[in-house]
RNA sequence: GAUUUAUAAAGAAGAGGUGAGAGACAGGCUCUAUGACCCUCUGGCAACCUGGAAAAUCCAAGGUGCCAAAUCCUGCCAGUUGAGAUGGUCUUAACUGGGACUAUAAAUU
Numbered sequence: 001g002a003u004u005u006a007u008a009a010a011g012a013a014g015a016g017g018u019g020a021g022a023g024a025c026a027g028g029c030u031c032u033a034u035g036a037c038c039c040u041c042u043g044g045c046a047a048c049c050u051g052g053a054a055a056a057u058c059c060a061a062g063g064u065g066c067c068a069a070a071u072c073c074u075g076c077c078a079g080u081u082g083a084g085a086u087g088g089u090c091u092u093a094a095c096u097g098g099g100a101c102u103a104u105a106a107a108u109u
Base pairs, nucleotide, nucleotide: 001109002108003107004106005105006104007103008102013042014041015040016039017038021031022030023029025075026074027073028072043067044066045065047064048063049062050060051059052058053057076098077097078096079095080094081093082092083091084090085089
C1' cells in the first nucleotide's frame, strides 16, 4: 500500500515551543494573533485488541487510537411532508432509510 469485518449522536486538556492558517476533498458552517493547526511534555478518555471479575455488564489502562462542533453538516439513491413555479412537470426545504467517501481498530496479504 491492498483486502475483509466492525465502529463513527457517548467520553476525555493544561503547560511550553512556533507563528498562520485549520477543520481529508467540494459547498456550507465553524475554529483562529484572547495564538488556532502542528510539535514536545504532562494529564486524561476507553472505541478495538489485551488482562481480570461466573455473566449481562463492569473494572484495569499494557498495544493501537482518541481528547472543538454528530465523521461539524451536506454530497449519491429511494421515500415522506411542506413551500414555490407549472401545459407536461420541475425546483427547493426539512426529515427517514440505504449507500459512497473518510477515519480508527482487528485480522489477512